[in-house]
RNA sequence: GGUGGUGUGGCGCAAUGGUCAGCGCAGGACUCUUAUAAGGUCAAGGUUGGGGGUUCAAGUCCCUUCACCACUA
Numbered sequence: 001g002g003u004g005g006u007g008u009g010g011c012g013c014a015a016u017g018g019u020c021a022g023c024g025c026a027g028g029a030c031u032c033u034u035a036u037a038a039g040g041u042c043a044a045g046g047u048u049g050g051g052g053g054u055u056c057a058a059g060u061c062c063c064u065u066c067a068c069c070a071c072u073a
Stems, first nucleotide, its partner, number of pairs: 001072007010025004018056001028042004049065005
């Protein structure tokens, strides 16, 4: 250089073009306990890497770009 893959809360991952993008863990509040852990309840936390396009509607499709990984010359 070429080809392909991945990118989504702090971390690990889901999500058939169609409800308000969900789940687990971590963190917070409350509850439970003599106390801690475990358990239970609740709330918060996301410009879905950036930009553009298609569409009534995009995390998802297309183009471009950035980062990382693999293969290859």
The RNA shown here (transfer RNA) has 73 nucleotides and comes from a Dehalococcoidia bacterium.
Model confidence (mean pLDDT): 81 of 100.
Taxonomically the source falls in Dehalococcoidia (Bacteria, Bacillati, Chloroflexota).